[in-house]
Transfer RNA from Candidatus Micrarchaeota archaeon CG_4_10_14_0_2_um_filter_60_11, 72 nucleotides, folded computationally. The organism belongs to Microcaldota, within Archaea. Its Rfam family is "tRNA". The family's RNA type in Rfam is transfer RNA. Rfam links the family to the GO term triplet codon-amino acid adaptor activity. The sequence was found in a public genome assembly.

RNA sequence: GCUUUGGUGGUGUAGUGGUUAGCAUUCUAGCCUGUCACGCUGGAGACUCGGGUUCGACUCCCGACCAAGGCG
Numbered sequence: 001g002c003u004u005u006g007g008u009g010g011u012g013u014a015g016u017g018g019u020u021a022g023c024a025u026u027c028u029a030g031c032c033u034g035u036c037a038c039g040c041u042g043g044a045g046a047c048u049c050g051g052g053u054u055c056g057a058c059u060c061c062c063g064a065c066c067a068a069g070g071c072g
Base pairs, nucleotide, nucleotide: 001071002070003069004068005067006066007065010025011024012023013022018055026044027043028042029041030040031039048064049063050062051061052060
């Protein structure tokens, strides 16, 4: 340099173009307990950036950046 795949809460991940972006973990409030832990209930927290297509984009297309793999 070319090419492939990926980028989603603090972390790990799911997500058929339309329903409140889901789950685990984390943090936090409450319950439970003599206390802690476990357990139960609630809450907080995310779509890398720019543009395009579309009535509508995390999703499709183009470009940029970052990461990993392959080729040279």